c-di-GMP-I riboswitch aptamer from Aquibacillus sediminis, 83 nucleotides, folded computationally. The organism belongs to Aquibacillus, within Bacteria.
[in-house]
RNA sequence: AAUUGAAAACGGCAAACUUAUCGAAAGGUAAGGACGCAAAGCUACGGGCCUAAUGUGUUCACUAUGGUAGCCGGGUUGCCAAC
Numbered sequence: 001a002a003u004u005g006a007a008a009a010c011g012g013c014a015a016a017c018u019u020a021u022c023g024a025a026a027g028g029u030a031a032g033g034a035c036g037c038a039a040a041g042c043u044a045c046g047g048g049c050c051u052a053a054u055g056u057g058u059u060c061a062c063u064a065u066g067g068u069a070g071c072c073g074g075g076u077u078g079c080c081a082a083c
């Protein structure tokens, strides 16, 4: 430096759910809590998915400028071990 993640170590993150709070919502944040995760670190660049305030037509559709990195891909940084 490349490849790999069987076992192990140092450790790390934290789904559902609950409470508080922000938000129109989706969802975020904090605390509790662990289903899981070798990038479940960071990044909305491509696709997907969620929401639809606003806007357009009119009571129901469409719409992202709002989200999702724990849906996939891309970019980028990194721990330990094996070889």
Stems, first nucleotide, its partner, number of pairs: 003082003012037002017032006035070001041076003045073003048068003055062003